[in-house]
RNA sequence: UCCUCAGAAGCUCAGUGGUAGAGCAGUCGGCUGUUAACUAACUGACUGUAGGUUUGAAUCCUACUUGGGGAG
Numbered sequence: 001u002c003c004u005c006a007g008a009a010g011c012u013c014a015g016u017g018g019u020a021g022a023g024c025a026g027u028c029g030g031c032u033g034u035u036a037a038c039u040a041a042c043u044g045a046c047u048g049u050a051g052g053u054u055u056g057a058a059u060c061c062u063a064c065u066u067g068g069g070g071a072g
Base pairs, nucleotide, nucleotide: 001071002070003069004068005067006066007065010024011023012022013021018055026042027041029039030038048064049063050062051061052060
C1' cells in the first nucleotide's frame, strides 16, 4: 500500500428498508429465620464518525476511524 471481517445497553449478541430486542448485569419488591435459589416490576442505546440514496436507513452506497486476519 492492497484485500477481508467486525464496531449496537455495563457485558455477550439477535435484528430481510417501516416504533431497536433478548440473555446476563443493575435498581426496587415477593418468597425465606438469614443468605442462596426461584420470582413480579422497573431502569438502561439517537446503532464507531461524517456524508449520500430513500417517504423512511442499524440495514443500501462512499469516505474516514478503531480493532482482528491475510497479501506484498